A computed fold for a 1401-nucleotide RNA from an uncultured bacterium, annotated as small-subunit ribosomal RNA. Its mean pLDDT, the model's own confidence on a scale to 100, is 85. The RNAcentral record of the sequence draws on ENA, Greengenes and SILVA.
């Protein structure tokens, strides 16, 4: 010190949320010791017990008990003990007079917003017991009362009368200054007191006390210390949805009170006092040294420990007393508890412990008064739940241990794995050691001596060598804690680790389980079958006798911003202006000393904090000793800046003088054009309106035209990012009246200023309220249309309104989303208004200046767009204003209004983003260009019929799966009778139908024979090669297991193919350059092409995948080579025929050149690229096909082609078999034959192909069948044989337009052919049979040339079985030469709240 989270990325803006630390905690697992600490935050509920302030006989009288003298002396009876009663000494003890102390100590935190506290002052307005100084005194009388006795009352707590008595108890007298009062003063008058205890015999007196002494008391004054009371100044929490309080209030006189000063009380007089600087009220709360945080500034808290305040069951009140309005004191009321004889009483734990309840919590009815420190006492000594000790909680901190060294075969076991290892891991076992702690025994403290007692020395005092009383030295006794700390031996590694947490902030990864379940979770998010996120293991990582979790606080948050934020778009400039009060203010001179500066003093309380030093073995904790303690006072000084006080200036402001500019503003009049309506003339069927229509008007005369004529409202053209005003706003023209602001020269006044909470006025539309006015236009509101609907859009009407006046409302995206004013910072470039210069006869120009108003642009600035002298720059001053989205400008309250409603303005809950602004896709019934059988042109056709063929669907035991828009549906299937075959039924097999290991046996194959539907199963026959004679190969059988199998799932886990966008013209990528980024830039732009093709431009410059090209065919042709192909010549030869010979010319095979490149000419174009057109040529602008598909997209298709993770099955989901099934049939699509026919059917007759296929093959001529086909078999591994006659067309007949001689379905019979087998379920072939169908509704496809169209041929799959598939040829149009518009695509360029991306939100 930052991170996380909005987006596809990006920069901001803003919230949330997290890493630290703290804690008087709690809760969950877990726990070995010790040391300082710390422990009802909740119920200021209520309280059972015991104790928590008493002491003092050296103030008093009296009462008890011992003891020893002395008297006395009952029973007893040894005559001397000896009960009991008196007295006297002494000792203890004490309920009551009495002193003195209970006001402290200790508890809490309820109340208080206050002079409570905190800080500094004041008291000449004050009091102080006890203590310390000092000065003077303590004389001489009195008269009671407790106790105690007696009597009575009451349950009891407690009272009542009678008598008696004592005091340091009470009351006069006396004295008495310096005290108090009068008074100037001197005077005068008031006013005290108490005595106990020891010692002695100097002095008096002599009875050892009425006397001295020593102590300890009392009085009175004085001072002093200590602690208290009052007053002041500054300071101290939120709410203005609390804005006005206040009657003893505020002052004054008089007069009481008090220690004291005062409305503290009171009579009277007088009306004041307090508040936006927040009064009052309402909420909240003990302040405060300090704690915890933080760089610090703050911010939070007020446990312990210390200061002060306040309480003391709740409220109130006084007495006592130096001190109280008193925790454990009284009284009097109230609530509650106990007691009771009912008639009355007694308590007050927020003292220490305890208990009940509360509550997430918070300890022992413990020890000592040994220290410390308090009361009382002379003293001993008492008392003391203050305190100093123990117990008890891991509540905190803080320190020790649970051991150390060595130890690889890297054991063993877990857990993972690519099966090979990796880890766990020197860990562990073992070896050698230590001995903190623990257990066991054993010695043993400090604290405790300045105090207390004895003894000695010494000194004051004194008549004294007494008694007491300092000092000093020695000696004794005292300890809760505690037989604790600490030491000391022995034993033994011997008893002593958990807790989180491992997706990303965040350090730490694997299995398996789980499957949007169970679960996790601070945020973000994870979990729907491979989960590093849930649960568990292994492993890890962090803490450590703790760890985690919950809560609160601070910081991170500069996210309330004083240090140190912001408001043009992200929240946020009031709508606009005068203006109060405040705050800020120009130049010089003197001056003063608030503020400011700086030096001295006082005070800032100890503790903590923080540096030094010390002591407990260290630490924590404790002791010291410095500096701090940023403040507050006082005083002394400095004067520059602010501020007060005077004097004076002119530049800010104001005024006066001259001018011009303008829809500034208010009143009154006046114009004309137009809409509308009335009248009247002309005129005749339609106006009128719309995308098209209707509603409406119109034959009772509209609409049009022409004339007059009412009426209201608004002002065309001038008109202009032109001009005025503070906005808001203001447009005909005339006058009147009236604001402001510019320009130019001097004169005046002399800071008169700016800004403005509150408050005053001003304020568009609508809207109200009263009264007029109302032409056109118009919210509602009617009609007609539109639409699924249409309470709109559109048309036809039409009220309020719009207009006057006079009030009211106060709101607008009232906006430049930009408050006001000063002052400074580069230009350029229009335009408005004014003025000066220069040149000129003047004018227009041209310069330079004020003041408005506009564009561009530099530097700045900005999160970017953007602003940019009219700042959003640089600075200053005052104002308003924001602090996450929603909830919500809502509730409620107040205020204002006639209402409507405005202003003011929340909370609960709710999310984690909500948003600016850019950038780069995707989209749009946005724009621009361009392509393309995309559409128009056109041919042919589908959708109607039959039929095949494939999908829905239904049916079924089964009708196996898969393909789903385009881009599934003659698709996988180049061909389901069995078989395929995954289905569906029934019979069987379990190491298995297949693989590869092992053992044992043996041949197995084949063949026949019995069963069986068939697999099978039983029987019989047969019987391998090598060879070292042992086996060994390859084989089949039976066994055990390891394993086989699976067309089971998952195409959303995958390779691998494959389809589409699209043969669209694109996808990118170095470097370099812009921009904070994301990204752009290249790759746009001008051309131009099919094409990112090329050219030219240009902060780009080059490359790379595609594109072309290379490659296969095809369309000419050189040249080489000629068989089985070919035949011009030349020979032979046949009925014919390259049939021979032979040729190498020609077709033709089939290698290998050529050949086309806008290469040449003209037009055009930017002299380019290119494009149009010509010639040449077989072929002209890629020549025609192929082939080949950029970067991606659709979780597209395929787990049934293969291959493959994971999951599943394991006498079945493997496997064999027979049968059946995929071929079903009410429909419905989809793709096909074949038709409706004369461009035709039939019949005859007669030519012309290409490309292919053939040995389990193709099969020829010849025979036989009406034919399908049979027999039979030359010929051919094929330019030689063979399929194999192509057909359509051509030429000759015939049909005469009809369900036909069109059309072939279906059915019927009879054959052929394949094959084990044609029942379900094949092809053909004859002869019979003759269905629908007359050209096909809405919609739809293909196709621009050898193309559609139509003929037929051949292949593959196949035993057999195409109307399909993939190829051949032959015959051969017709139309477009466009791009408005439907689909699709590229490119630019816009908008945007989409990103799963418009099938979107």
């Nucleotide at each position: 010190a930052g991170a996380g989270u909005u987006u596809g990325a990006u920069c901001c803006u803003g919230g949330c949320u997290c890493a630290g630390g703290a804690c008087g905690a709690a809760c969950g697992c877990u726990g070995g010791c010790g040391g300082c600490g710390u422990g009802c935050c909740u119920a200021a509920c209520a309280c059972a017990u015991g104790c928590a302030a008493g002491u003092c006989g050296a103030a008093c009288g009296g009462a008890g008990a011992u003891a020893u003298u002395a008297u006395u002396g009952a029973a007893g009876c040894u005559u001397g003990c000896g009960a009991u009663a008196u007295a006297a000494u002494a000792u203890c003890u004490u309920a009551g007079u009495g002193g003195c102390g209970g006001a402290c100590g200790g508890g809490u935190g309820a109340g208080u917003a206050a002079c409570g506290c905190g800080u500094g002052g004041g008291u000449a307005a004050u009091c102080u017991a006890c203590c310390u100084u000092u000065u003077a005194g303590u004389g001489g009388g009195g008269a009671a009362u407790a106790a105690c006795a007696g009597u009575c009352g009451g349950a009891a707590a407690c009272g009542a009368c009678u008598g008696c008595u004592a005091a340091u108890a009470c009351c006069g007298c006396a004295u008495a200054a310096g005290c108090u009062g009068u008074g100037c003063a001197a005077a005068c008058a008031g006013g005290a007191a108490a005595g106990g205890c020891g010692g002695c015999c100097u002095c008096u007196g002599a009875a050892u006390a009425u006397g001295c002494u020593g102590u300890c008391g009392c009085u009175a004054a004085a001072a002093g210390a200590u602690g208290a009371g009052c007053c002041c100044g500054c300071g101290u929490c939120u709410g203005a949805u609390u804005a006005g309080c206040u009657a003893g209030u505020u002052g004054g006189u008089g007069g009481g009170g008090u220690a004291a000063c005062g409305g503290c009380c009171u009579a009277c007089c007088a009306a004041g006092g307090c508040g936006a600087c927040g009064a009052u009220c309402a909420g909240u709360a003990g302040c405060c040294g300090g704690c915890c945080u933080g760089a610090g500034a703050g911010g939070g808290u007020g446990a312990a420990c210390g200061g002060c305040c306040a309480c003391a069951c709740u409220g109130g009140g006084a007495c006592u007393g130096a001190g109280a309005c008193a925790c454990g004191g009284c009284c009097c009321a109230g609530a509650c508890u106990c007691c009771u004889a009912c008639g009355g009483g007694a308590g007050g734990c927020a003292g220490c412990a305890g208990u009940g309840g509360g509550g997430a919590a918070u300890a022992u009815u413990g020890c000592g008064c040994a220290a410390u420190g308090g009361g009382g006492g002379g003293a001993a000594c008492c008392c003391u739940g203050a305190c100093g000790c123990a117990g008890c909680g891991a509540c905190g901190c803080c320190g020790c241990g649970u051991g150390a060294g060595c130890g690889a075969a890297g054991a063993a076991g877990g857990c993972c794995u690519u099966a090979g290892g990796g880890u766990u891991g020197u860990a562990a076992a073992g070896c050698u050691c230590u001995g903190u702690u623990u257990u066991a025994g054993g010695g043993g403290a400090c604290g405790a001596a300045u105090g207390u007692c004895g003894u000695g020395u010494g000194g004051a005092g004194u008549a004294a060598u007494a008694u007491g009383c300092c000092a000093c030295a020695c000696g004794a006794a005292u300890g809760a804690c505690g037989g604790u700390a600490c030491c000391c031996u022995a034993a033994g590694a011997g008893g002593a680790a958990g807790c989180c947490c491992c997706g990303g902030c965040u350090a730490a990864c694997u299995a398996c389980g789980u499957g949007c379940c169970a679960g996790c979770a601070g945020c973000c998010g994870c979990g729907g079958u491979a989960a590093g996120a849930c649960g568990u293991a292994g492993g890890g990582g962090g803490c450590g006798a703790g760890c985690g979790u919950u809560g609160u606080c601070c910081g991170g948050a500069a996210u309330u911003a004083c240090u140190g934020g912001g408001c043009g778009u992200a929240a946020a400039g009031a709508g606009c202006a005068c203006g109060u009060a405040g705050g800020c203010g120009g130049a010089g001179a003197c001056u003063u000393a608030a503020g400011u500066c700086a030096g001295g003093u006082g005070u800032g309380a100890a503790a903590g904090a923080c540096c030094g030093g010390g002591g407990c073995u260290c630490a924590a904790c404790c002791c010291u000793g410095g500096g701090a303690u940023u403040g507050c006072a006082c005083u002394u000084g400095a004067a520059a800046c602010u501020g007060g006080g005077u004097c004076c200036c002119u530049u800010g402001a104001g005024g006066g003088c001259a001018g011009g500019a303008g829809a500034g503003g208010a009143a009154a009049g006046c114009a004309g054009a137009a809409u509308u309506c009335c009248u009247g003339g002309u005129g005749u069927a339609g106006c009128g309106g719309u995308g098209a229509a209707a509603u409406g008007c119109g034959u009772a005369g509209a609409a049009a035209u022409c004339a007059g004529g009412a009426g209201g409202a608004a002002u065309a053209c001038c008109a202009g990012u032109g001009g005025c005003g503070a906005a808001g706003g203001c447009g005909g023209c005339u006058u009147u009246c009236u604001g402001g602001a510019c320009u130019g020269a001097c004169c005046c006044u002399g800071a008169c200023g700016c800004u403005g909470a509150g408050g005053u006025g001003c304020g568009a539309a609508a809207g109200c309220g009263u009264g007029g006015g109302u032409a056109g236009c118009a919210a509602a509101c009617a009609g007609g249309a539109u639409u699924a609907g249409a309470u709109a859009c559109c048309c036809u009407g039409g009220u309020a309104g719009u207009c006057c006046a006079c009030g009211c409302u106060g709101u607008a995206a009232a906006c430049g989303a930009u408050g006001a004013a000063u002052a400074c910072u580069a230009g350029g470039u229009g335009u408005a208004g004014g003025g000066g210069g220069u040149a000129u006869c003047a004018a227009c120009u041209c310069c330079c200046u004020c003041u408005g108003u506009g564009c561009c642009g530099c530097a700045g600035c900005u999160a970017a767009c953007g602003c940019a002298a009219u700042a959003a720059g640089u600075a200053u001053u005052c104002c308003g204003c924001c602090u996450g989205g929603g909830g919500a400008g809502u509730a409620c309250g107040g205020u204002c209004g006639c209402a409507a409603g405005a202003c003011u303005g929340a909370a609960a809950c709710u999310c984690a983003a909500a948003g600016g602004a850019a950038u780069a896709g995707a989209c749009g019934g946005g724009g621009g260009c361009c392509c393309g059988c995309a559409c128009a042109a056109g041919c042919a056709g589908c959708g109607g019929a039959g039929c095949a063929u494939g999908u829905g669907g239904u049916u079924u035991a089964a009708u196996u799966c898969g393909a789903a828009g385009c881009a599934a549906c003659g698709c996988g299937a180049a061909g389901a009778a069995c078989c395929u075959u995954a289905c569906c039924a029934a019979g069987g097999c379990u190491u298995g139908a297949c693989a590869u290991c092992c053992a044992c046996u043996u041949a197995a194959a084949c063949u026949c024979a019995u069963u069986g539907a068939a697999a099978g199963a039983u029987g019989a026959g047969g019987u391998c090669u090598c060879u070292u004679c042992u086996g060994a190969g390859g084989a089949a059988g039976u066994g055990a297991g390891a394993c086989a199998g699976g067309u089971g799932g998952u195409g959303c886990a995958u390779g691998g193919u494959u389809g589409u966008c699209g043969u669209c013209a694109g996808c990118u990528c170095g470097u370099g350059u812009c921009g904070u980024g994301a990204g752009a830039u290249g790759u746009u732009g001008g051309g131009u092409u099919a094409a990112g093709u090329c050219c030219c431009g240009c902060a780009a410059c080059g490359a790379g995948c595609g594109c072309a090209a290379c490659c296969c065919u095809u369309a000419u042709u050189g040249c080489c080579a000629g068989u089985u192909a070919c035949c011009a010549g030349c020979a032979c030869g046949u009925a014919g025929u390259g049939g021979u010979g032979g040729g190498g010319a020609c077709u033709c095979u089939g290698g290998u050149g050529a050949g086309a490149c806008c290469g040449c000419c003209g037009g055009g174009g930017a002299c380019a690229a290119c494009u149009c057109g010509g010639a040449g040529g077989a072929a002209g602008g890629u020549g025609g096909g192929g082939a080949g598909g950029a970067c991606g997209u659709c979780a597209a298709a395929u787990c049934a082609u293969c291959a493959u993770g994971c999951c599943c099955c394991c006498u079945a989901u493997g496997u064999c078999u027979u049968g059946g099934g995929g071929u079903a049939c009410a429909c419905a699509c989809g793709u096909g034959c074949u038709a409706c026919a004369a461009u035709g059917g039939c019949a005859g007759u007669u030519a012309c192909a290409g490309a292919g296929a053939g040995a389990g093959g193709c099969a020829a001529g010849a025979c036989c069948g009406c034919a399908a086909g049979g027999u039979g078999g030359a010929g051919c591994a094929a330019a030689c044989c063979u399929c194999a006659c192509a057909a359509a067309a051509g030429c000759u007949g015939u049909c005469c337009c009809a369900g036909u001689u069109c059309g072939g379905a279906u059915c019927g019979u009879g054959g052929g052919c394949u094959g084990c087998a044609a029942c379900c379920c094949g092809c053909c072939c004859a002869c019979g049979u003759g269905a629908a169908g007359u050209c096909g509704g809405a919609g739809u496809u293909g196709c621009u040339a050898g193309u559609a169209a139509u003929c037929g041929c051949g292949g593959a799959u196949c035993a057999g079985c195409a109307u399909g598939c993939c190829g051949c040829g032959g015959u051969g149009a017709a139309u477009a030469a466009g791009u408005u518009c439907c689909c699709g695509g590229g490119c630019c360029u816009u908008g945007u709240a989409c990103a799963c991306a418009c099938c979107g939100c």